[in-house]
RNA sequence: GGGCGUGUAGCAUAGCUGGAUAUUGCAUCGGCCUCCUAAGCCGAAGGUCGCGGGUUCGAAUCCUGCCGCGCCCGCCA
Numbered sequence: 001g002g003g004c005g006u007g008u009a010g011c012a013u014a015g016c017u018g019g020a021u022a023u024u025g026c027a028u029c030g031g032c033c034u035c036c037u038a039a040g041c042c043g044a045a046g047g048u049c050g051c052g053g054g055u056u057c058g059a060a061u062c063c064u065g066c067c068g069c070g071c072c073c074g075c076c077a
Stems, first nucleotide, its partner, number of pairs: 001073007010026003019057001028044005050066005
């Protein structure tokens, strides 16, 4: 350099053929329970869906450029 795959909350993830308020678990915070803590139960907060552009009435999803990561191939040494 070329090809393929991948990027969603602090971490790990779901999201099927584009459809409106983006899912779940852990962690965090608050409450219940307990003498206290842990465990358990209830609730809440937390998201530029990697970034820019495009298509569309509508994009996490499709197209395109770039960036990060992984794998393979090639080139130089």

A computed fold for a 77-nucleotide RNA from a Methanobacteriota archaeon, annotated as transfer RNA. NCBI's taxonomy places the organism under Archaea, Methanobacteriati, Methanobacteriota. Rfam family: tRNA. Gene Ontology term of the family: triplet codon-amino acid adaptor activity. By type it is a transfer RNA.